[in-house]
Molecule: small-subunit ribosomal RNA
Organism: Dehalococcoidales bacterium
RNA sequence: UCUUUGGAGAGUUUGAUCCUGGCUCAGGACGAACGCUGGCAGCGUGCCUAAUACAUGCAAGUCGAACGGGCUAGCCGAUGGCAGAUGGCAGAAAGGGGCGACCCUGAAAGUUAUCAGCUAUUAGCUAGUUAGUGGCGGACGGGUGAGUAACACGUGAGUAAUCUGCCCCUCAGAUCGGGACAACACUGCGAAAGUGGUGCUAAUACCGGAUAUGCUCCUAUUCUAGUAGUAGUGUAAGAGGAAAGGUGGCCGAAGCUAAUUUGGCCUCCGCUGAGGGAUGAGCUCGUGGCUUAUUAGCUAGUUGGUGAGGUAAUGGCUCACCAAGGCGAUGAUGGGUAGCUGGCCUGAGAGGGUGGCCGGCCACACUGGCAUUGAGAUACGGGCCAGACUCCUACGGGAGGCAGCAGUAGGGAAUUUUGGGCAAUGGGCGAAAGCCUGACCCAGCGACGCUGCGUGGGUGAUGAAGGCCUUCGGGUUGUAAAGCCCUGUCAGGUGGGAAGAAGGUCAGUUGCUCUCCUGGUUUCAGGAGAUUCGACUGAUUGACGGUACUGCCAGAGGAAGCCCCGGCUAAUUCCGUGCCAGCAGCCGCGGUAACACGGAGGGGGCGAGCGUUGUCCGGAAUUACUGGGCGUAAAGCGCGCGUAGGCGGUGGGGCAAGUCAUGUGUGAAAUCAUCGGGCUCAACCCGGUAACUGCAUAUGAAACUGCCUCGCUAGAGUAUAGGAGAGGAAAGUGGAAUUCCCGGUGUAGCGGUGAAAUGCGUAGAUAUCGGGAGGAACACCGGUGGCGAAGGCGGCUUUCUGGUCUAUGACUGACGCUGAAGCGCGAAAGCCAGGGGAGCGAAUGGGAUUAGAUACCCCAGUAGUCCUGGCUGUAAACGAUGGACACUAGGUGUUGGAGGUAUUAAACCCUUCAGUGCCGAAGCUAACGCGUUAAGUGUCCCGCCUGGGGAGUACGGCCGCAAGGCUGAAACUCAAAGGAAUUGACGGGGGCCCGCACAAGCGGUGGAGCAUGUGGUUUAAUUCGAUGCAACGCGAAGAACCUUACCGGGGCUUGACAUCUCUCUGAAAAGCCUGGAAACAGGUGGUCUCCGCCCUCGAGGUGGAGCAGAGGGACAGGUGGUGCAUGGCUGUCGUCAGCUCGUGCCGUGAGGUGUUGGGUUAAGUCCCGCAACGAGCGCAACCCUUGUCCUUAGUUGCCAUCAGGUAGAGCUGGGCACUCUAGGGAGACUGCCGGCGACAAGCCGGAGGAAGGUGGGGACGACGUCAAGUCCGCAUGCCCCUUAUGUCCCGGGCUACACACGUGCUACAAUGGUCGGUACAGCGGGUUGCCAAGCUGUGAAGUGGAGCUAAUCCCUGAAAGCCGGCCUCAGUUCGGAUUGGAGUCUGCAACUCGACUCCAUGAAGUCGGAAUCGCUAGUAAUCGCGGAUCAGCAACGCCGCGGUGAAUACGUUCCCGGGCCUUGUACACACCGCCUGUCACGCCAGCCGAGUCAGUUGUACCCGAAGUCGUUGGCCUAACCCCUGAUUAAUAGGGGAGGGAGACGCCGAAGGUGUGGCUGGCAAGGGGGGCGAAGUCAUAACAAGGUAGCCGUACCGGAAGGUGCGGCUGGAUCACCUCCUUU
Repeated sequence: UCUUUGGAGAGUUUGAUCCUGGCUCAGGACGAACGCUGGCAGCGUGCCUAAUACAUGCAAGUCGAACGGGCUAGCCGAUGGCAGAUGGCAGAAAGGGGCGACCCUGAAAGUUAUCAGCUAUUAGCUAGUUAGUGGCGGACGGGUGAGUAACACGUGAGUAAUCUGCCCCUCAGAUCGGGACAACACUGCGAAAGUGGUGCUAAUACCGGAUAUGCUCCUAUUCUAGUAGUAGUGUAAGAGGAAAGGUGGCCGAAGCUAAUUUGGCCUCCGCUGAGGGAUGAGCUCGUGGCUUAUUAGCUAGUUGGUGAGGUAAUGGCUCACCAAGGCGAUGAUGGGUAGCUGGCCUGAGAGGGUGGCCGGCCACACUGGCAUUGAGAUACGGGCCAGACUCCUACGGGAGGCAGCAGUAGGGAAUUUUGGGCAAUGGGCGAAAGCCUGACCCAGCGACGCUGCGUGGGUGAUGAAGGCCUUCGGGUUGUAAAGCCCUGUCAGGUGGGAAGAAGGUCAGUUGCUCUCCUGGUUUCAGGAGAUUCGACUGAUUGACGGUACUGCCAGAGGAAGCCCCGGCUAAUUCCGUGCCAGCAGCCGCGGUAACACGGAGGGGGCGAGCGUUGUCCGGAAUUACUGGGCGUAAAGCGCGCGUAGGCGGUGGGGCAAGUCAUGUGUGAAAUCAUCGGGCUCAACCCGGUAACUGCAUAUGAAACUGCCUCGCUAGAGUAUAGGAGAGGAAAGUGGAAUUCCCGGUGUAGCGGUGAAAUGCGUAGAUAUCGGGAGGAACACCGGUGGCGAAGGCGGCUUUCUGGUCUAUGACUGACGCUGAAGCGCGAAAGCCAGGGGAGCGAAUGGGAUUAGAUACCCCAGUAGUCCUGGCUGUAAACGAUGGACACUAGGUGUUGGAGGUAUUAAACCCUUCAGUGCCGAAGCUAACGCGUUAAGUGUCCCGCCUGGGGAGUACGGCCGCAAGGCUGAAACUCAAAGGAAUUGACGGGGGCCCGCACAAGCGGUGGAGCAUGUGGUUUAAUUCGAUGCAACGCGAAGAACCUUACCGGGGCUUGACAUCUCUCUGAAAAGCCUGGAAACAGGUGGUCUCCGCCCUCGAGGUGGAGCAGAGGGACAGGUGGUGCAUGGCUGUCGUCAGCUCGUGCCGUGAGGUGUUGGGUUAAGUCCCGCAACGAGCGCAACCCUUGUCCUUAGUUGCCAUCAGGUAGAGCUGGGCACUCUAGGGAGACUGCCGGCGACAAGCCGGAGGAAGGUGGGGACGACGUCAAGUCCGCAUGCCCCUUAUGUCCCGGGCUACACACGUGCUACAAUGGUCGGUACAGCGGGUUGCCAAGCUGUGAAGUGGAGCUAAUCCCUGAAAGCCGGCCUCAGUUCGGAUUGGAGUCUGCAACUCGACUCCAUGAAGUCGGAAUCGCUAGUAAUCGCGGAUCAGCAACGCCGCGGUGAAUACGUUCCCGGGCCUUGUACACACCGCCUGUCACGCCAGCCGAGUCAGUUGUACCCGAAGUCGUUGGCCUAACCCCUGAUUAAUAGGGGAGGGAGACGCCGAAGGUGUGGCUGGCAAGGGGGGCGAAGUCAUAACAAGGUAGCCGUACCGGAAGGUGCGGCUGGAUCACCUCCUUU
């Protein structure tokens, strides 16, 4: 540079974030199954479960050319019998041709022949067939995967340790004999299966002899090769061992011319020996691939040797003897699981999973054992025995083995036809034809998979109808349909119609070859004939199948579903349902508006399929070789010594194991990839190539690792000279203190606590002095100082002893590092034995505290704590950080050395080594943090982790006296558990600050009576709402009716009210009468208006409009539900000072910064500083009111001056100065002065001023919180009611009354009450109104009517106050409730249920428990006045107005609320949080469990089938050998070799007995665990969690837990010390 290849994530822990970490999803695949659906074709594929049991049929036969028979047919001969027909064949002679073998023609005579029939017997032949003998094959092909963890398999070697039928090549041979046995015949037994006896017989069956180049063996020996045992090749002598014939043809002989027998030659097929090849097989070895150590030791033929046996062959394979070995932490032995592989699936790859179809190997054939035959088996469709099962039986006995193809039953979620054919391919037999072949080729069934095709195409807007939705306009379904124009795949109908067939056979032609004969004879030519091998031609052979393919016909006709639509994840609306029914892969949906359930419309995806379930890989870097981690997330052994192992400094040389390069062999085929080709394409199939990353081997290289060797000194160590130290062990010794004892002094308490009590003390304590005893621990020094591996070590002295540091650089020469096992050390508690015992102190007792208090506190106090010896072996045994080495900025302390500078010493300074702290560059980290003492950068070794819980539990094993320790699971269950950091919130954490928050004060509430609201209760109804602060004199600024929503009763149904429409009518209403409680009903009364037209000219007819009524339809109506569907409005934190944004900067990020800090303020108010700079909403100001002044204006207001006038009066003229009214302005800004402060902001003080630091008051309420309040103010979505949940009416209720609470009024009196007199306001209201004067009434009020639509008149007399009188501390001349009587007023109406007046009555109450409220100045307190609502009024309420008018604030410790900063947190619904354990109930899995049942396995013994092997007197026995020749029998007898039966022996399956191991099932009962709706008891933990927590251990306790001892910080807060940073 080119080419090729090539890796995607998401959801879920949180309020949010980063990380860790698990769970889940998207992809691909399948021998699949299930649900819904289903048109066609091609190619594949189909019992994964019960290696469960099998009915029926088929799956291995063939050869007559090995053999003897049987049967059938034919021929021929013979014989016997019967009965015919025809008329000529052949040959000879003769003639012709030829050299000849031979060929052609062929008369006559004569001769005889030929043809054909029936029947019987029979010899023989031919053809066919085949039970038997014999040969070959049944060891292949086909099935299955039970067993097997093994040389079984893969791969590569070896076999000098082997065999190999059929096949191929080569050499040699094939000779002479013999005796049987089947079949068959006869005859028994038996139901059958079958079997016995006698007799005959053939062979390629069996046996003996001969021969033997070579072969085998033995002895001797040559050469060659090899590391070698040995192998190969020769020589010599000896020994041993073979055979089978058959078919066809020709010729000859015997025979009779036939048949037959026999000989020779040829062909083909067979046979024997030997050598070689090929193929197949055996054995051996290297190497590779599962799990478990909770299996750690296994092994007696075991390991080896010698010898023998056995095998094709090596070998303990077997046996005898000898030796005592062999295997194992690199995992033996045992357990579990499993056929292995080429491959297949997945994956970027490395890997992971898998081994169905196809191919290779292995194993098995009902279960177990055994051999026989054979080239090959320990034999699927052979045998024997045993066992289980099934079947037949005459009960005596027999038969069987589908894991062959179909098929059946069973099992199961689940897997096909009892099909066709040998046409093709292949196999067995045969010379061949051929036969056999459920191998195979085909067809059938199944969407089981892959692939292809179709279910139509074009046009078509009124955007049809219908559906669905709708904001009612419309939208969508949707060019979709219809309609119009086309096409013709598949399916349907009807015709044509392949390839797959080559071979074989038959016929013909012909070639080669061979034999014989003739001529010639060197070749050669010719004739006759024949087998084999070919060539050509013709005929014949197809299950599939009339199939593929194709012509024509017809007609859009017959052919679409499934899943999904909350996020992941493409795709949304309505209705139904209402935590129900249901969904769900994870997160999670559903409790009345569900995009998540069910249905529908619509949409998305895939499509003859679509979903679901299961399994595997992927994603998952979540076992990390590629490619992870261990301070705090899971994870460093408590520490050391050290074995194996792993790793290892530097130079030279050698070797070549690792490594690298090249070559060779192998890595089967198929598969995969690629290039081509064939089925119309594809799937599928065929050919070539690449690839198969491996193994073996040959040659080479020598850098690196390794090995050998020679060196080196930088690692390590030794020697020498010095140093520091609570290093260890032992012995001795010292003082202070506590306690106890004795004595003295002394007297009433001591002690203890938050406060107390128990306890001690008048028998003299405590206190104090003196003396003594005893034990334990060592103040100060003392220090992030020292030593040690860790645990740990602290008075002083001595003895013994380990390690370490520095200097010098002499010596050794890699001697090193780490370290599984193993061994040792190892705080405290605890255990055993013996001592000791002062103090302290589990347990225990007592006292307190408390709801309880098995605790915290107090008083006692035993084990223990101490010593000696032994055990235990654990801790937050921590730096939560394994060890070693090297490298990578510094600064500053400190400990112990050394050196330098310096005249010496000390100090300072500089350099350096070893330790020990802190801060920090780079770098690392999720962050926190670490940072030459690494958590940085690297190397080496060890240990450990893989979600939480269950659980450091159970079981097993090892250790321990015990307590217990070490090792260490699973079922089940959850979707999290967790780390660091962030923002909040919270803390019985800290700091700073504010507020009538406390304190200091004043007055109340809580007690009484009454009013009012609420709860509760009651009721026909007591309508509804509001419920801590922030409901409760609240909605309600007016419940007798009305209001009114509630209850009872009576009515109405297009309605009390709105709009539209249809039909009819023409009025309706007022008034009056009757009934009724009324609503209402009936009657009376009254009899529409306008316009047009017609007309009988009558308001006669008709039409329209308006209005009204009646009837009908749309609709009205609802104070019915939901304030958790909403708008709007409101409360509250809070008038608190906060809440945010833009840009920048910091942080991976949430987020931070700004907004923190120093000051200051009422204030995030302002100033200064600062990685921030600015800005917004809030604060403040702007607005209203009030306080001062000015100005303008001057009636209804005012009256100083002038005049008039009255009993009096701004009453009048007049005036607008003043007050006032209401418009406009001014004024206050820390502006000025001083001090403080930082030269700031500001604070303090002062001046001036009406007012001073926001002058007073009001309006104004940030981001937000409380699903706060309100659907009954109004509006409004949805739901609900529609002769009622609407509407009208009367009456009742909202006013009830044992009680409880809130808010108020009036009081309890003398700062008062009462009587008389007398003074001064402001805000407001008034025509359906306020109402004056006058008169009447004790009074409420009545009467009266002037004035006033208001600065004019009226309400309107303000009250407290002031002056005077009385009352004199009493339930009163206080207080006024309650009750009686009599009235007034409003109103249709005061009974339930009004207010007021007068007379009478005269209750409780004497200042209020616990507790609690308001208020900081014109405030509190106190006094009256007005207004809204309103006919009247339950108003003592509410909203305003003015009069009189205080006290107190040291201060911020505490209570409450709030703000800022900081800290801790396991909280985030945010402390009203979270959360632990027992107990009770339900469910689930597992553990223990007296036992019991089953499986499996070991071991010892018993019995012992078949069978191999061995032994065997007697018995049986044709061939071979020997003997006799005996004798009734010569086809003989006897003996031997060999063989056999039987018997015996070894081994030996099944079985039995005993005893172990392991596994599983069931089990009374027991113990814990998990999960469950809001159960019970406590409150242990999280904040200082209210006693800091936790770890180990011991004791105790309902439970969490408590306490003791030691340890840790993963403890808050304050103080001190030390160190560090900045200045």